[in-house]
The RNA shown here (transfer RNA) has 74 nucleotides and comes from an uncultured Conexibacteraceae bacterium.

RNA sequence: GCCCCGAUAGCUCAGCCGGAUAGAGCGGCUCCCUCCUAAGGAGCAGGCCCCUGGUUCGAAUCCAGGUCGGGGCA
Numbered sequence: 001g002c003c004c005c006g007a008u009a010g011c012u013c014a015g016c017c018g019g020a021u022a023g024a025g026c027g028g029c030u031c032c033c034u035c036c037u038a039a040g041g042a043g044c045a046g047g048c049c050c051c052u053g054g055u056u057c058g059a060a061u062c063c064a065g066g067u068c069g070g071g072g073c074a
Base pairs, nucleotide, nucleotide: 001073002072003071004070005069006068007067010026011025012024013023019057028044029043030042031041032040050066051065052064053063054062
């Protein structure tokens, strides 16, 4: 230098052949249960999806260019 993959909640990830309110597990908070703790049960909060543009009625999803991380070839 060229090519490929990834970036979504505090963490690990799903969704990524466009469609309305963006989800799961763990973690956090509240409540129930218990003499107390743990376990168990119920609920709540938390991300406008790495950034900037473009396409579209509509973009986490498609396109272009960046940034960062990983891998391959020279």

Overview: The sequence is in RNAcentral, with records from ENA. It matches the Rfam family "tRNA". Rfam's curators write: Transfer RNA (tRNA) molecules are approximately 80 nucleotides in length. Rfam links the family to the GO term triplet codon-amino acid adaptor activity. Rfam classes the family as a transfer RNA.